[in-house]
Context: one part of a larger RNA
């Protein structure tokens, strides 16, 4: 240096964009850096290896050869890689016309429900539990009816349905805006893939400033339960949950499965398009592209299982793993208001 792995055993960065780097479609000509061949020089001797000789053998000594895997110069070769060049369209992208969608941001608005408040009716209970009690109620509760306030969330539709890179996204309307898919042509002409550093996004909780606070509810108080009960159950209840701006940067951030590309039996559903046929009113049948589920062959796998959405067969690039504990800890460092987070050991001993 090569050889092993990463769904569940240790191991895929939470997810994008992208710099350097690595890798890269078909084709013409040139070149000759890589590559291949010849020659020359060098690669000291000794040693190692092969084969002879000398000490009675051996160690040892000695002749010859090979090797010295290399370097330099020179002469050639031109398939492959590289470079320059010519052209191409199968990768990638652009244009045109459509389609579906809880994709994102901003503004505005409806209705149901809970709670509180004013008023009416009305009277002794309500509430809660396994059973109770704390609690609320004759200062008129619960129940019921009218009115009014305010905040938060959007029943049904709703679907292993849809959209998004991931986190995630669900009432309605308007404005701004990203992406995807389909059909048929036209255009650009390799513009591509991956991506160390870097940079952006990133649930919940938490933090800062200022608002808001209906319901719920860490902490906290009380009632029960219990041997105890710093819990489970009940009555209350503050941060928080909501909004604006700024931070934090983590999750079982999961498909516990990195991204891209190619190839490899099928069957049956889903969603969005397109085409053809029958019928023509709904609709039905077939084909095709994209999407998302289930089952299943070959193959793979320790097994479970995966199986054209691979964990199959290959290629390109990145990340990560190397016994358990110590430890995702200590220390140095940079980030942060802090909380923390990032990167990350050793002694020791099993």
């Nucleotide at each position: 240096c090569u050889g092993g792995g990463c769904g569940u055993a240790a191991a895929g960065c939470g997810c994008g964009c992208g710099u350097a780097g690595g890798u890269g479609g078909u084709u013409u000509g040139a070149u000759a850096a890589g590559u291949c061949g010849g020659a020359u020089g060098u690669g000291a001797a000794a040693g190692c290896c092969c084969u002879g000789g000398g000490c009675u053998c051996a160690a040892c000594c000695u002749g010859g050869g090979a090797a010295c895997g290399g370097c330099a110069u020179u002469c050639g070769a031109a398939a492959c890689u590289g470079u320059c060049u010519u052209a191409c369209u199968a990768g990638a992208g652009u244009a045109u016309g459509g389609u579906a969608g809880a994709g994102g941001g901003a503004a505005g608005u409806c209705g149901a429900a809970u709670u509180c408040c004013c008023g009416g009716u009305g009277u002794a209970g309500c509430g809660g539990u396994g059973a109770a009690a704390u609690g609320c109620g004759u200062a008129g509760a619960u129940a019921u009816c009218u009115g009014a306030a305010g905040g938060a969330a959007c029943a049904c539709c709703a679907g292993u349905g849809g959209c998004g890179a991931a986190g995630g996204c669900g009432a309605c309307u308007u404005c701004c805006u990203g992406g995807a898919c389909c059909a048929a042509u036209a255009c650009u002409g390799a513009c591509a893939c991956u991506g160390a550093g870097g940079u952006g996004c990133g649930a919940a909780a938490g933090c800062g400033u200022g608002g808001g606070u209906a319901g719920c509810a860490a902490a906290c108080g009380g009632g029960a339960u219990u041997a105890g009960a710093u819990a489970c159950c009940c009555c209350g209840g503050u941060a928080g949950u909501c909004c604006a701006c700024g931070c934090c940067g983590u999750a079982a951030a999961c498909g516990a499965u990195g991204u891209c590309a190619a190839c490899u039996a099928g069957g049956u559903g889903u969603u969005g398009g397109g085409a053809a046929g029958g019928u023509u009113a709904a609709u039905c049948u077939u084909c095709u592209c994209a999407u998302u589920g289930c089952c299943g062959c070959a193959g793979c796998u320790a097994a479970c299982g995966c199986a054209u959405u691979a964990a199959g067969u290959u290629g390109a690039c990145c990340g990560c793993c190397u016994g358990g504990g110590g430890a995702g800890u200590a220390c140095u460092g940079g980030c942060g208001c802090a909380a923390u987070a990032c990167g990350a050991a050793a002694a020791c001993g099993c």
Description
Predicted 3D model of a 350-nucleotide part of an RNA (small-subunit ribosomal RNA, central domain) from an uncultured prokaryote. RNAcentral holds the full RNA, with entries from ENA. The prediction has a mean pLDDT of 89.